Model confidence (mean pLDDT): 81 of 100.
Predicted 3D model of a 536-nucleotide part of an RNA (small-subunit ribosomal RNA, 5' domain) from a Candidatus Poribacteria bacterium.
Rfam family: Bacterial small subunit ribosomal RNA.
The sequence was found in a public genome assembly.

Context: one part of a larger RNA
């Protein structure tokens, strides 16, 4: 010069857009962030209706009603945060997986049959300060169970082709054996039955998401030179969705290292991002992928998926509660307190949009996310007025006392409303989805029901007193800050007198100081200016 997630100092009108705990991965009060589903199930308070009885307090039946809770599915592995660790196949890249798996979701085969047994809520008893339990007794499903079937799948076994790195890969056929299922809500029905829509199993294939392995790259130190015993390999053999010392029994003695093993220090990687003409340096905050981690360390269990932020258990530390027996807890999610620090913001609205979970749907939940406050922290825009005005007033300052300068600068006329202020109007973000209705397919029985597609009409804004537009009236609300010896643009006068002080370098100040400290001018930039810290 340039650049920042900055700070501090004086000083401050507005808007748009973006941005804000860098330090203690230090401790948390409080509220909220993960719910949903009655179209899977059984039971149903409260309330509100009627009916009876009533000692007028109420009691009981029935209808309706649908909390709260519990069984069952799905979700809770996503989103959100934060960089402690990790120098690693951790991350970029570029391959491999003939060494895998992948719920929901798309296409597509086949199927879905008849049966049992229980529990939880509940009720009664207990125990316990509580947290939470036990014991008997009932009861139900898309919960659990064994059984039947078996187009595909699997194991084995024969038999037969293609490739082949000779190691296996694949495909066709026959055979034996394993091994599934569950309803739910509409519609028509002649009651027999036929069908839609969401579900359910047993397969392919697809897509999506992941593990897994390997080539290259990926800081700093030799004042770290040798490291290593599941180490390296080889058999089996367990175990994994999957290869594999992943783990184990045996063998066999290897294997890595100056192309730097080991050891120590540092540090999450990357797209990016700042500099710089580049090369290259330095950096990893906001967004975007990945990766670790969730008080500290282990640890599996359920699951398609976790070895799991608001789930389990066990062990510390630490906070609470307690009847002393024994229980609760985890903000590195949102706000918000304390603390440490030079520093970092509303315990704020609203699901209206986008997106996520549920649910046939209505809907519900989402501190994800969309606004909203609050910080000149940044970028960018815009204003403080425009024109005309010399007796060159007044005042300050200088001064050779003649006069010079501030200076068209004011004052005075005159002209506009960015914008502030009051008042009206007023978008866009609104697509929907669900209701009602029409049309056209499609399933279905020439139908109902449903289901898609397309129209019409209803309905939904937190922001919001909104952007904008339009009327009024008034220059009315709105300029600082640093320099001014030289680099480096800008000078005089008083005060001070190596004293106060000043400073980025040279160096200023010891009586005429353009270099302190004030005024007047003047210079730069300007809602900011300058200091300071750091990178290029």
């Nucleotide at each position: 010069g340039g650049a920042c997630g900055a700070a501090c100092g004086c000083u401050g009108g507005c808007g748009g857009c973006g941005u804000g705990g860098a330090u203690u991965a230090g401790g948390c009060a409080u509220g909220c962030a993960a719910g949903c589903c009655g179209a899977a199930c059984g039971a149903g308070a409260a309330g509100u209706c009627g009916g009876a009885c009533u000692u007028c307090g109420g009691u009981u039946c029935g209808a309706u009603g649908g909390a709260a809770a519990g069984u069952g599915g799905c979700g809770a592995a996503a989103g959100g945060g934060u960089g402690a660790g990790u120098a690693a196949c951790g991350c970029g890249u570029g391959g491999g997986u003939a060494a895998u798996u992948u719920g929901c979701c798309u296409c597509u085969g086949a199927g879905a049959u008849g049966g049992g047994g229980a529990u939880a809520a509940c009720a009664a008893c207990u125990c316990g300060a509580a947290a939470g339990g036990g014991u008997u007794g009932c009861u139900a499903a898309u919960a659990c169970c064994a059984a039947a079937u078996a187009c595909g799948a699997u194991u084995c076994g024969g038999u037969u082709g293609a490739c082949u790195u000779c190691g296996g890969u694949u495909g066709g056929c026959c055979g034996c054996a394993u091994g599934a299922a569950a309803g739910g809500u509409g519609g028509c029905u002649u009651c027999g039955g036929c069908u839609g829509c969401c579900g359910c199993u047993c397969g392919g294939a697809g897509a999506u998401a992941a593990g897994c392995c390997c080539g290259c790259g990926u800081c700093c130190u030799a004042u770290u030179a040798g490291c290593u015993u599941g180490u390296u390999g080889g058999u089996g053999a367990g175990g994994u969705a999957a290869c594999g010392g992943c783990u184990c029994a045996c063998c066999a003695a290897g294997g890595c290292g100056a192309c730097g093993a080991u050891g120590g220090g540092u540090a999450g990687c990357u797209g990016g991002u700042c500099u710089g003409a580049g090369a290259g340096g330095a950096u990893g905050g906001u967004c975007a992928g990945c990766c670790a981690c969730a008080u500290u360390g282990g640890g599996a269990c359920u699951g398609a998926g976790a070895c799991a932020c608001u789930g389990c258990c066990c062990a510390a530390a630490c906070u609470c509660c307690u009847a002393c027996g024994g229980g609760a807890g985890g903000c590195u999610g949102c706000a918000g307190u304390c603390g440490a620090g030079a520093a970092u913001a509303u315990u704020u609205c609203g699901c209206a949009a986008u997106g996520g979970g549920g649910g046939g749907a209505a809907c519900c939940c989402u501190g994800a996310c969309g606004a909203u406050g609050c910080g000149a922290c940044g970028c960018c825009g815009c204003g403080u007025g425009g024109g005309g005005g010399a007796u060159g007033a007044a005042g300050g300052c200088c001064u050779u006392c003649g006069g010079g300068u501030u200076g068209u600068a004011a004052a005075c006329c005159u002209c506009u409303g960015u914008g502030u202020u009051a008042c009206g109007g007023g978008a866009u973000g609104a697509a929907u989805u669900g209701g009602a209705u029409g049309u056209u397919g499609c399933u279905g029985a020439u139908a109902a029901c449903g289901c898609a597609a397309c129209g019409u009409u209803u309905u939904u804004g937190a922001c919001g007193u909104u952007a904008c537009c339009g009327u009024a009236g008034u220059a009315g609300a709105a300029a600082g800050c640093c320099c001014c010896a030289g680099c480096u643009a800008a000078c005089u006068a008083c005060g001070u007198g190596c004293c106060a002080g000043c400073a980025g370098c040279u160096g200023c100040g010891g009586u005429a100081a353009u270099a302190c400290g004030u005024a007047g001018g003047g210079g730069g930039c300007a809602a900011g200016c300058g200091u300071u810290g750091u990178c290029c």